Predicted 3D model of a 351-nucleotide part of an RNA (small-subunit ribosomal RNA, central domain) from Coriobacteriaceae bacterium EMTCatB1.
[in-house]
Context: one part of a larger RNA
């Protein structure tokens, strides 16, 4: 708990389907629950409020009005909101026809570049640092040629580019498969927004089986540094890092900014699309319009910083979600979970 908020101060769920609710476009018609007006009844006294009386004043008493803001039930109005009904299209949507994209899964494949065998060539050195060590090599190393094995990762093409609800998502070819944009008409005919619960994805890291394992590299060893060095520098290095299957379910999961929808100067880039212009076809130019990312900037907001047609402007509807530090995102119960733990969520005390 009224109220006032929520980019950066306390506050937007991570993200998205969607139930239930709440909220919802024109135009006619009917009802009359909400709403309105008018009457009946009832709304105890006492308190309260207005005048008026009684104690010599008040307080305190008495007596009349009011007042009880409700609630029932008749009667009625019909603008709005609800139901009913019947029609629209401009809000969603479906079709046609085009068009871009690392969206997603699956199979395949390419080349450089690390490593390590196998060989040639060749010799005292290599590595590595701030400057060494430690490792590595005369049993032939590092350096260089050709061969051969495996992983993992995709230079340059790349861009404030670009898809995707967010997490993400990048070599190339095939399947297979989601959404989005643009053109033009035809078509249902509000079928719509939000969304408590529920479901479903969901980075990295960790877990379980089972495969893999080049490089990298928590732990773990050594060498340095140093006062010490349980670190930062060096040499190694195992989980892991890959790939099925299954879990977990969090984040500085950010735009620290919840969705929808209308409205409110402009100026530049940029991506995809259309229609015009121009041009010998054509790659260009220019102009006009959607849709999407990017910067500047008005007016307005804002403590300030900033924000500005991708609002943090101006309103409408619907969620989450704050309410002084600590204590504490903990305890303790519930629920998930193999564990790790996550969710949900305190209080005494203290300042």
């Nucleotide at each position: 708990u009224u109220g006032g908020g929520c980019g950066u101060a306390a506050a937007g769920c991570g993200c998205g389907c969607g139930u239930a609710g709440g909220c919802g476009g024109g135009c006619u018609g009917u009802u009359a629950a909400g709403u309105c007006a008018g009457g009946u009844g009832u709304g105890a006294a006492a308190a309260c409020c207005g005048g008026g009386g009684g104690c010599u004043c008040a307080a305190c008493c008495c007596g009349c009005g009011g007042c009880c803001u409700g609630c029932a039930c008749c009667u009625g109005a019909a603008a709005c909101u609800g139901g009913c009904a019947g029609c629209c299209u401009c809000g969603a949507g479906u079709c046609u026809g085009g068009u871009a994209g690392a969206g997603g899964a699956a199979a395949g494949u390419g080349g450089a570049a690390u490593u390590c065998c196998c060989a040639g060539u060749g010799u005292a050195g290599c590595g590595g640092u701030g400057a060494a060590a430690u490792g590595c090599g005369c049993a032939g190393a590092u350096a260089u040629u050709g061969g051969g094995a495996g992983g993992a990762a995709c230079a340059c093409c790349a861009g404030u580019g670009g898809c995707g609800a967010a997490g993400g998502c990048g070599g190339c070819u095939u399947u297979c498969u989601g959404g989005g944009c643009c053109a033009c008409g035809a078509c249902u005919g509000a079928c719509g927004c939000u969304g408590a619960g529920g479901c479903g994805c969901g980075a990295a890291a960790g877990c379980u089986a089972g495969g893999g394992g080049a490089g990298c590299a928590a732990a773990c060893a050594g060498g340095a540094u140093u006062a010490g060095a349980u670190a930062c520098c060096c040499u190694g290095g195992u989980a892991g890092u890959c790939c099925u299957a299954g879990c977990c379910g969090u984040a500085a999961a950010c735009g620290a900014u919840g969705g929808g929808c209308a409205c409110u100067a402009g100026g530049u880039g940029u991506g995809g699309g259309a229609g015009g212009u121009c041009a010998u076809c054509g790659a260009c130019u220019c102009c006009u319009u959607c849709c999407g990312u990017g910067c500047c900037g008005c007016a307005g907001c804002u403590a300030a910083c900033g924000c500005a047609u991708u609002a943090a402007g101006u309103g409408c509807c619907c969620c989450g979600c704050c309410u002084g530090g600590g204590g504490a995102g903990u305890a303790c119960g519930g629920c998930c979970g193999c564990a790790a733990g996550g969710u949900u969520a305190a209080a005494a005390c203290u300042c």
Taxonomically the source falls in Coriobacteriaceae (Bacteria, Bacillati, Coriobacteriia, Coriobacteriales). It matches the Rfam family "Bacterial small subunit ribosomal RNA". Rfam links the family to the GO terms ribosome and structural constituent of ribosome.